The part of an RNA shown here (small-subunit ribosomal RNA, central domain) has 350 nucleotides and comes from Actinopolyspora sabaoui. Model confidence (mean pLDDT): 88 of 100.

Context: one part of a larger RNA
């Protein structure tokens, strides 16, 4: 080096960009690196295997030959990989013409509705629970009317749906901006696909500095329960929770399924774009492409169950596993204000 594998057993890097590197359409020429075929010339003595001989036999032992898969030089091939040169569009990209879309930034506006405030009506009781109590109330509560203040969130539409590379995104409206998908087949003319290292992006909690803070609400306090109740219940509440800026970088980051390209029965819903037919003028019907679902054939699978979104059938190129605990620790190393993260043994036991 060689094997078998990673939906669920061990195993898919959270996620995309992208460096070396690895693979890579279609054609013609040419080179002969790779590949092949011949011939020389080397592989140090043994060992081994074969032959033949030598000690009466064997061991031992000599001699020849094979062996030594390499490497060199020469001659030759040239189909596949490769260098070069030159063409092609069907891969990739790009130009027009359209479109759906909570994709992302900022900005500003809107209503409900909880709390507090300030006036009015009005009173004895609100509240909360399995029952209660803590808690609030004759210093006017709970209820209702009106005004005003401040935060966070945006019912209904609303989806078995959109979008986005993933975290993720949903109240209106106006700027800035990625990106998809359709047609068209007008441009370039392999310009590709993966991607070790790197890089950026990453929910929630957390941290650092300003700042808000309505409601909720770890910590924490009371009330209950209870044998106890450092709990579930219930009344408070502070830290966060929300904003700017910086960090952190981790999760059941899940579809527990890496990316790309190709091929392999239908059937049925959806949401996007074109054609065609019919058409009562907004509907139906065929086909068709690109996204989501569900249900199935072959196939595959231990089985569940996957099944044109594949877990089938094939090639590329990354990441990963290699028995349970010890342990995703210890130690070193990076990186982090810190919390902590990546990286990652072993004794030892089973």
């Nucleotide at each position: 080096c060689u094997g078998g594998g990673c939906g669920u057993a061990a195993a898919g890097g959270g996620c995309u960009c992208g460096u070396a590197g690895g693979c890579g359409g279609u054609u013609u020429g040419u080179c002969g690196c790779g590949u092949c075929g011949g011939u020389c010339g080397u592989g140090g003595a043994a060992a081994u295997g074969u032959c033949c001989g030598g000690c009466u036999u064997a061991a031992c032992u000599g001699g020849g030959c094979a062996c030594g898969u390499g490497c060199g030089g020469c001659c030759g091939a040239u189909a596949c990989g490769g260098g070069c040169a030159g063409a092609c569009u069907c891969g990739a990209g790009g130009g027009c013409g359209g479109u759906a879309g909570g994709g992302g930034c900022a900005a500003g506006c809107g209503g409900a509705a909880u709390u507090c405030c300030u006036g009015g009506u009005g009173u004895a009781g609100c509240g909360g629970u399995g029952a209660a109590a803590u808690g609030c109330g004759c210093a006017g509560a709970u209820a209702u009317c009106a005004g005003g203040a401040g935060g966070a969130a945006c019912a209904c539409c609303g989806a078995u749906g959109g979008c986005g590379a993933a975290g993720g995104c949903a109240g209106c409206u106006u700027g800035c901006u990625g990106g998809g998908c359709c047609g068209u087949u007008c441009c370039u003319g392999a310009c590709g696909c993966u991607g070790a290292g790197g890089a950026g992006c990453g929910a929630a909690a957390g941290c650092a500095u300003g700042g808000g803070u309505a409601g909720c609400g770890a910590a924490c306090a009371g009330g209950a329960u209870u044998a106890g109740a450092u709990a579930c219940c219930c009344u408070g509440g502070u830290a966060g929770u929300c904003c700017a800026u910086g960090c952190u970088g981790u999760a059941a980051a899940c579809g527990u399924u890496g990316g790309g390209c190709g091929c392999u029965a239908g059937g049925u819903g959806u949401g996007g774009g074109g054609a065609c037919c019919a058409u009562u003028c907004u509907u139906g019907g065929u086909g068709u492409c690109c996204g989501u679902g569900c249900c199935g054939u072959a196939g595959c699978u231990a089985a569940c169950g996957c099944a044109u979104u594949a877990a089938g059938c094939g090639c590329c190129c990354c990441g990963c596993c290699u028995g349970g605990g010890g342990a995703g620790u210890a130690c070193g190393g990076c990186c982090g204000c810190a919390a902590g993260g990546c990286u990652a043994a072993a004794a030892c036991u089973c």
Rfam family: Bacterial small subunit ribosomal RNA.